This is a predicted structure of a 106-nucleotide RNA (SAM-I/IV (S-adenosyl methionine) riboswitch aptamer) from Litorivicinus lipolyticus. It matches the Rfam family "SAM-I/IV (S-adenosyl methionine) riboswitch aptamer". Gene Ontology terms of the family: S-adenosylmethionine metabolic process and regulation of gene expression. For this family Rfam cites "The aptamer core of SAM-IV riboswitches mimics the ligand-binding site of SAM-I riboswitches" (Weinberg et al., RNA, 2008). Rfam 15.1 lists 567 matches to the family in 508 species.

[in-house]
RNA sequence: AUCAAACAUGCAGAGUAGGGCGGGCGCCCUCACCAACCUGUCGGUGUCGACAAGGUGGUCAGAGACUCAGUCUCCAUGGGGCCGUAUGGCAACCAAUGACGCGCCC
Numbered sequence: 001a002u003c004a005a006a007c008a009u010g011c012a013g014a015g016u017a018g019g020g021c022g023g024g025c026g027c028c029c030u031c032a033c034c035a036a037c038c039u040g041u042c043g044g045u046g047u048c049g050a051c052a053a054g055g056u057g058g059u060c061a062g063a064g065a066c067u068c069a070g071u072c073u074c075c076a077u078g079g080g081g082c083c084g085u086a087u088g089g090c091a092a093c094c095a096a097u098g099a100c101g102c103g104c105c106c
Stems, first nucleotide, its partner, number of pairs: 007078004015031001017030005032059003037055003040051003044102005062074005081090003
């Protein structure tokens, strides 16, 4: 780095958006929004909580079956990103700027 398994989520929420390519399915770019999975911020640190900047995902919608208060199977999404690839390096708001515990210092 890739693949697989397992884990978590798929209730709700949010664009009649603009542009490009294309016969079409669809793909790409920009801005906005939803959400909070990863990174980041909130005194050294742990947990929780908050923020929503970096990266996903989404802004039609999960589908089927059964012994049907639920269970199972399938499908989809998440596990930071970029440059370099040899050592390594870069960015992360004007937001939130907290609670409890532990450690250190005075």